[in-house]
RNA sequence: AAAUUAUCAAGAGAGACUGAGGGACAGGCCCGAUGAAGUCCAGCAACCUCCAGUGUAAACUGGGAAGGUGCUAAUUCCUGCAGAAUGAUUUCAUUCUGAGAGAUAAGCC
Numbered sequence: 001a002a003a004u005u006a007u008c009a010a011g012a013g014a015g016a017c018u019g020a021g022g023g024a025c026a027g028g029c030c031c032g033a034u035g036a037a038g039u040c041c042a043g044c045a046a047c048c049u050c051c052a053g054u055g056u057a058a059a060c061u062g063g064g065a066a067g068g069u070g071c072u073a074a075u076u077c078c079u080g081c082a083g084a085a086u087g088a089u090u091u092c093a094u095u096c097u098g099a100g101a102g103a104u105a106a107g108c109c
Base pairs, nucleotide, nucleotide: 004106005105006104007103008102013041015040016039017038021031022030023029025080026079027078028077042072043071044070047068048067049064050063051062052061053060054059076101081098082097083096084095085094086093087092
């Protein structure tokens, strides 16, 4: 890097250092010297994991957070493709559903 499976409406910082950018991509719309990104610390969650129970097993239920990740503006900020409904009427708006794309985890080659 590719493919597979699961999740993506909840949660979490008036901290320290530093100093201009950031929200994947495109279009929008936002955040930012009342301090972006980054590092440290702190915190959240519970995928892996740990403990207990049930079970032949697969797995399930409850609890924890020592360890491996992850995350801590806005639903994954919204839309990006297809379909349906409604309204308008020249391909537009709104809502819903599904896909796609993306992110994270886990094992696998």
Molecule: SAM riboswitch aptamer (S box leader)
Organism: Planomicrobium soli